[in-house]
Molecule: small-subunit ribosomal RNA
Organism: Phycisphaerae bacterium
RNA sequence: AAAGUGAAGAGUUUGAUCCUGGCUCAGAACGAACGCUGGCGGCGUGGCUAAGGCAUGCAAGUCGUACGGGGCUGGAUCGGUAGCAAUAUCGGUUCAGUUCAGUGGCGGACGGGUGAGUAAUACAUAGGUAACGUGCCUUGUGCUCGGGGAUACCGUCGGGCCCGCAAGGGUCCUUUGCGAAAGUGACGUUAAUACCUGAUGACGUCUUUGGGUCGCAUGGCUCGAAGACCAAAGGUGGGGACCGUAAGGCCUACCGGCACGAGAUCGGCCUAUGCCCUAUCAGCUUGUUGGUGAGGUAACGGCUUACCAAGGCUCUGACGGGUAGCCGGCGUGAGAGCGCGACCGGCCACAUCGGGACUGAGACACUGCCCGGACACCUACGGGUGGCUGCAGCAACGAAUAUUCCGCAAUGGGCGCAAGCCUGACGGAGCGACGCCGCGUGGAGGAUGAAGUCCUUCGGGAUGUAAACUCCAAUAGUUUGCCAGGAAGCAACCUGGCCUAAUACGUCGGGAAGUUGACCAGCAGACGAAAGGGGCGGCUAACUCCGUGCCAGCAGCCGCGGUAAGACGGAGGCCCCGAGCGUUGUUCGGAAUCAUUGGGCUUAAAGCGCGUGUAGGCGGGCCGGUAAGUGCUUUGUGAAAUCCCCGGGCUCAACCCGGGAAUUGCUUGGCAUACUGUCGGUCUUGAGGCAGGUAUGGGUCACUGGAACCUUAGGUGUAGCGGUGAAAUGCGUAGAUAUCUAAGGGAACGCCGGUGGCGAAAGCGGGUGACUGGGCCUGUCCUGACGCUGAGACGCGAAAGCGUAGGGAGCAAACGGGAUUAGAUACCCCGGUAGUCUACGCCGUAAACGAUGCGCACUAGAUUCGAGGACCCCUGACGGUCUUCGGGUCGAAACAAAAGCGUUAAGUGCGCCGCCUGGGGAGUACGGCCGCAAGGCUAAAACUCAAAGGAAUUGACGGGGGCUCACACAAGCGGUGGAGCAUGUGGAUCAAUUCGAAGCAACGCGAAGAACCUUACCUGGGUUUGACAUGGUUGGAUGGUCGCCUCGAAAGAGGAGUGAUCUGCCCGCAAGGGUGAAACAACCACAGGUGCUGCAUGGCUGUCGUCAGCUCGUGCUGUGAAGUGUCGGGUUAAGUCCCUUAACGAGCGAAACCCUUAUCGUUAGUUGCCAGCGGGUCAUGCCGGGAACUCUAACGAGACUGCCGGCGUUAAGCCGGAGGAAGGUGGGGACGACGUCAAGUCAUCAUGGCCUUUAUGCCCAGGGUGUCACACGUGCUACAAUGGGGCGUACAGAGCGAAGCAAGACCGUAAGGUGGAGCAAAUCGCAGAAAACGUUCCUCAGUUCGGAUUGGGGUCUGCAACUCGACCCCAUGAAGCUGGAAUCGCUAGUAAUCGCGUAUCAGCCAUGACGCGGUGAAUGUGUUCCUGAGCCUUGUACACACCGCCCGUCAAGUCAUGGGAGCUGGGAGUUCCCGAAGUCGCCACGAUUCGGUGGUGCCGACGGAAAGCCCGGUGACUGGGACUAAGUCGUAACAAGGUAGCCGUAGGGGAACCUGCGGCUGGAUCACCUCCUUU
Repeated sequence: AAAGUGAAGAGUUUGAUCCUGGCUCAGAACGAACGCUGGCGGCGUGGCUAAGGCAUGCAAGUCGUACGGGGCUGGAUCGGUAGCAAUAUCGGUUCAGUUCAGUGGCGGACGGGUGAGUAAUACAUAGGUAACGUGCCUUGUGCUCGGGGAUACCGUCGGGCCCGCAAGGGUCCUUUGCGAAAGUGACGUUAAUACCUGAUGACGUCUUUGGGUCGCAUGGCUCGAAGACCAAAGGUGGGGACCGUAAGGCCUACCGGCACGAGAUCGGCCUAUGCCCUAUCAGCUUGUUGGUGAGGUAACGGCUUACCAAGGCUCUGACGGGUAGCCGGCGUGAGAGCGCGACCGGCCACAUCGGGACUGAGACACUGCCCGGACACCUACGGGUGGCUGCAGCAACGAAUAUUCCGCAAUGGGCGCAAGCCUGACGGAGCGACGCCGCGUGGAGGAUGAAGUCCUUCGGGAUGUAAACUCCAAUAGUUUGCCAGGAAGCAACCUGGCCUAAUACGUCGGGAAGUUGACCAGCAGACGAAAGGGGCGGCUAACUCCGUGCCAGCAGCCGCGGUAAGACGGAGGCCCCGAGCGUUGUUCGGAAUCAUUGGGCUUAAAGCGCGUGUAGGCGGGCCGGUAAGUGCUUUGUGAAAUCCCCGGGCUCAACCCGGGAAUUGCUUGGCAUACUGUCGGUCUUGAGGCAGGUAUGGGUCACUGGAACCUUAGGUGUAGCGGUGAAAUGCGUAGAUAUCUAAGGGAACGCCGGUGGCGAAAGCGGGUGACUGGGCCUGUCCUGACGCUGAGACGCGAAAGCGUAGGGAGCAAACGGGAUUAGAUACCCCGGUAGUCUACGCCGUAAACGAUGCGCACUAGAUUCGAGGACCCCUGACGGUCUUCGGGUCGAAACAAAAGCGUUAAGUGCGCCGCCUGGGGAGUACGGCCGCAAGGCUAAAACUCAAAGGAAUUGACGGGGGCUCACACAAGCGGUGGAGCAUGUGGAUCAAUUCGAAGCAACGCGAAGAACCUUACCUGGGUUUGACAUGGUUGGAUGGUCGCCUCGAAAGAGGAGUGAUCUGCCCGCAAGGGUGAAACAACCACAGGUGCUGCAUGGCUGUCGUCAGCUCGUGCUGUGAAGUGUCGGGUUAAGUCCCUUAACGAGCGAAACCCUUAUCGUUAGUUGCCAGCGGGUCAUGCCGGGAACUCUAACGAGACUGCCGGCGUUAAGCCGGAGGAAGGUGGGGACGACGUCAAGUCAUCAUGGCCUUUAUGCCCAGGGUGUCACACGUGCUACAAUGGGGCGUACAGAGCGAAGCAAGACCGUAAGGUGGAGCAAAUCGCAGAAAACGUUCCUCAGUUCGGAUUGGGGUCUGCAACUCGACCCCAUGAAGCUGGAAUCGCUAGUAAUCGCGUAUCAGCCAUGACGCGGUGAAUGUGUUCCUGAGCCUUGUACACACCGCCCGUCAAGUCAUGGGAGCUGGGAGUUCCCGAAGUCGCCACGAUUCGGUGGUGCCGACGGAAAGCCCGGUGACUGGGACUAAGUCGUAACAAGGUAGCCGUAGGGGAACCUGCGGCUGGAUCACCUCCUUU
């Protein structure tokens, strides 16, 4: 110097957005476990479950310097024996060493383990003890003198026999008092630092007493006096002056002993504060609370006991229940916190379970004692023994946790003078990747970018310098050898101090030979090992292929998988980490998701229905005191370790060591006094009082009024009334309805009446009276903070409902009937009972709503209404200005997710209360309280989902609204639907009836031509490099074409090889040679597929729709999705144009440009035309000629609301008119915005993927696509006289023609045939147009209508008309007489009607399709309705977008849960019975080694009994709930959801629900009223 540098988010609700809100993830950690894998070392760490049970070994002993004895060894000495002796041996005594048990001492209360119990007798922190103890240790003072009797140890004990009178002795017997054992008896004997006793004794203790002093009380300290009481033990070494034979006395040192004092240490007790969840535990307590006396304790105390009093605790949570050892700390976190309490340290508790005391300084004692229980073991069955929650270890339990290791060398402990002994404390090692830390698995070079593998667009790319290869380096480990660090101690000896008479001895320091290792480290040489796990859809770093095909599987959340899966499985590659990596579990974090820091409550979850008020919380101005809170400073403490900082030691690190900081707390003293508190005083502005006014559906009671209604009576009067969408039930000829009169009854109060008034809310409405509450205004006289809020509590509280007694007109749940309907337990109708009304008593809930708690203060205004006041003007009615309170609206700032709110706040603040914490389960169950009941209040969990929700946005939708358009309707004309036939489709059938198209927008559609072919289908026959493409290899000129023969239905196969003919390039005149193209054959690659997927695609097409829309840039608004522009007012066919305008512009569409048609002009004039001129013909532009006309086909003109008038805004434009061939886009066509329908097409074509390959390919014949009880679509022809037939006679346009159109002519009734002029076409042909017109017949009939069907005969095309062609002629002559419900087209050259042409095509099933012209109408100038569309707006629970969403019963399966006759287990207490051990008390005995023995009383564990309480398990049956697949019934809700919905309540019903009463808007729509905005 440093030690408080620290804060990240993401995914998921939606079509999208913002918000609310939950779920999930990324981080860190762990005494962990599991999976895969595993080289080394260091440091840590390791039974979390059964405080369940334990085999075996060890874990507490030690002291001979307290004591006696036994064994062994050695010595000394005495005696005996042997010996001459040395000596040997035996016995006694004694010494030394060692050892054994015992007496005695100290220690076994420490150390070690565990966390069962314990919510306070615990723990933490700070204090107290004047209410206490303390062995060993330190220190001080004094003492340590006599006597005595025991006892353990030790010895003996039995039986047989013999001797002996006996006592006793001898001897024998598996050693022998008793007993199996554990253990234990009797007798004898002995020692002590064991025990007893005498003496001495105060500065000890007690009693009495005097003084001083101190303290918060009891009281303490101190100085005195008197009396009483109580001690002790010796041992060892040395010495030699004195005594003594010796031992010893004695002296001395050391170790002890006793008394007292002090200290230190360790404890006991007490107090305060802190210390989990639960109120679905609200009251608990009888030694309980206090007192007095006594007892007890080291000590205070109900600690115990007797008596007295009746207290004590509690919402600041007692009592009860659940859970739990507490702390230092550990994990996490920015912090505050939250979670935890392994290892290490402090405290507590426990020691098999329960009880008890003894000993001791200390225990009610882990390896002590006694008793009881359970369990286990031994047993001779009589009786005994045991306690691993010490270290190892065992089985059991469990997901899971180690060696029956080494050593006391170190540290520490016990004993000892010491040496030393003991020590599973401890030091070490072993096992486990369990954790943290460190190291390694090689380094450098090395491209042909090897091989292999994977991918590929087939070119290549990746793995990848990676490997191989070259050079280099060496670690751990193993083994061998070496070294000596962890070592300090102990200690001969030396030296200094102390002690002493002493230089002995001893002791304390210093040095030191020697000596002590369990385990580990260090150095050197040789050999020489080692990479995996997870992930790769987003979050979240990392991508491809194959397999699979909603299967198998994945998944933390969202979610992947139904044939192209970056999500499953495998592979390659990549990413992350690395001796580990993942998973699971748990904690904190993220989570501001319980919010003190740091959240909310109008609509998201959340304001009690409203008030009065208790406790509590909070509280106006000024002055003074105090100093509790508060601030500053200070004292002590906050153990150590940990965390942090600095420094140091292991090679680094982990780890360890030293110092500091920190320990946010408690505590002591002092100071400060602004604020809060408290005490005292004072003030008036808060609050209240007083006086004078004032408005009022405020409340209660009584009386009373008119209208209406019903009933009754009477009159008039007659056939209906009533009711509805329409009806019916109902009422009525017994007289209703209608009407008049009278009477009775009950309920409610029209107009006034009003977002007007009053009330706390519920609520309150005719009038009058009585009683009564509150508000406001004015005055400013009084009190002097008296205030605000308000948990509990108490009161009030719509409607419905309940009880009792009344009442009952109308209305009306239930109920009955009638309708409606598929049904109709409803909506509608006719009736109708509770009820609605009154009184009294309950109930206590509502969308009890402003979905907004109460109070106070502050923060722009404008306007309106109600109740007052003041001033101005003023006769007054009016009016104006200011002001207080209340009721509304619009708005500034601010706030808000937004909608909105905005002085009546949802703004800014303060005070207090209530409430919320994802959705469902559920406001439910259980429990409690209340209620007569209905039910209310309080209020969970299991389980389940990843959302549920709010506001706003864009769409879509509505049986919502407004505006507008369309042959949409209406007005018309003609059809379809009925008939026959044609054609397409469905269905059926079939060997096959190929395939596709499916509401509009499939169905005369693909198909603009199915007899074969087509053809894709079926049957049969055949074929396999293939009918077709490309390439390669081999062969040999094999070959091709035209012919021939056999089999065959053909395709094809086989054959003769005899005939004819053909052949590339090079060389060469040629002959010929070479090569070998083409072709052929074989083989290999491959071809082929109308096989699948239009939901993998391109392209093309349909449709909304020729509807007027769809967008963009910039700007602006909004947090945002988005909006604006594009809305509004006009106008248009049109988002067409104009005006306005936070928009200004632009694009794709509309329009225009293009084609055609209508008029004119110019140019041109054949094949077209022919007016005029000429010629000619029976006749004809036939010819010359003409270029006028028509026409042809090119270019132009023309139309633009340009002009006039009116309307309109002076605009856009509209209406009318003029002119014009044409008039308001002139008619028609082409042209189709952004997009929608996973629309259609893999069978036009193209194409990814899949499938097939002697077949799903290819060829051929025949059949089928043409079937036929039936149904539908589109058409044709008709049903006739506006017609049909016959005859006659006119007028088009647009096309087509060479494998063609074909004239005239002839033949045939005709189809057609023969024949062939002309024409590649304004020339020739098809080609006659038909309806029309003229005339004639038919005369209303199944016909002279209609033509189906059938018979016969033909023609034509074609290889071929059987299945299966068209046409002609003759004959036949069906249905059908205008078509039900329903439905289609068309607004003018249109509909209707008439014919003509073309494509395809040999022919044709064409009545189809596409075109052309002829004749040629009617109706409507409207938008109520149907359909569709556009714009604006509104509601929405829809967004796959109403073909949406969605509710409930029932049925099935699974899961959790409530009730339940009971059955069963556990827990905590209470009462009673029994009463062990034991303390205490009492009695008796004994009569003194008595601290004994016996008995008994109280208490008392275990055990037993009883009635309850609490918590579980299980339970026939039963209740609802959740989830599940495309079940059943309906349609309740979302739109006006088709009866607006919802709340409370009551009744009813299969179900959603329906109905009554009251309430709410969180209801659409229309109208009215009120209010507001703008000027």